Transfer RNA from a Kofleriaceae bacterium, 72 nucleotides, folded computationally.
RNA sequence: CCGCCUUUAGCUCAGGAGCAGAGCGCUUGCCCGAUAAGCGAGUGGUCGAAGGUGCAACUCCUUCAAGGCGGA
Numbered sequence: 001c002c003g004c005c006u007u008u009a010g011c012u013c014a015g016g017a018g019c020a021g022a023g024c025g026c027u028u029g030c031c032c033g034a035u036a037a038g039c040g041a042g043u044g045g046u047c048g049a050a051g052g053u054g055c056a057a058c059u060c061c062u063u064c065a066a067g068g069c070g071g072a
Stems, first nucleotide, its partner, number of pairs: 001071007010024004018055001025043006048064005
C1' cells in the first nucleotide's frame, strides 16, 4: 500500500428494514441457624462516528475511527 472480517447492555454474543433481545453479571425478595445452591422479581443501550437512500435504518450504501486476518 491492497483485500477481507469485526464493532449491539458491565462481559460473551443474537438480531441483516417495522416494539432492541438472550445468557452471565448486578440489585432485591423467598428459602436457610447462617452461607452456598435453588426459586421469584427488578436493573440494564448515543446499536463505534458522520452522511446518504427510504414512509421507516442496528440492519442497505458511502466515508471515517478502533481492532483482527491475509497478501505485496
It matches the Rfam family "tRNA". About the family: Transfer RNA (tRNA) molecules are approximately 80 nucleotides in length. Its mean pLDDT, the model's own confidence on a scale to 100, is 83.